A computed fold for a 73-nucleotide RNA from a bacterium, annotated as transfer RNA. The prediction has a mean pLDDT of 80. The sequence is in RNAcentral, with records from ENA. It matches the Rfam family "tRNA". It is annotated as a transfer RNA. Its family is annotated with triplet codon-amino acid adaptor activity in the Gene Ontology.
[in-house]
């Protein structure tokens, strides 16, 4: 330099055009408990990687950059 494949909570991931973007861990608080843990309830936590395009409507689709990673040369 070509292709291709990922980027989404603090980590791991779902969501594949329309409901307020969702788990599960991990922090918090509360409840059981003598204490702890384990259990059960509840909260907090997002520029959906950036930056324009299509659409009444975009995390989704097109497109260009970034940035992990594979493969080619």
């Nucleotide at each position: 330099g070509c292709u291709c494949u990922c980027g989404u909570a603090g980590c791991u991931c779902a969501g594949u055009g329309g409901c307020c973007a969702g788990a599960g861990c991990a922090u918090c608080c509360g409840a059981c408990u003598u204490u702890u843990a384990a259990u059960c309830g509840g909260g907090c936590g997002g520029u959906c990687g950036c930056a324009g395009g299509u659409u009444c409507g975009a995390a989704u689709c097109c497109u260009g950059c970034c940035g992990g990673g594979a493969g080619c040369a």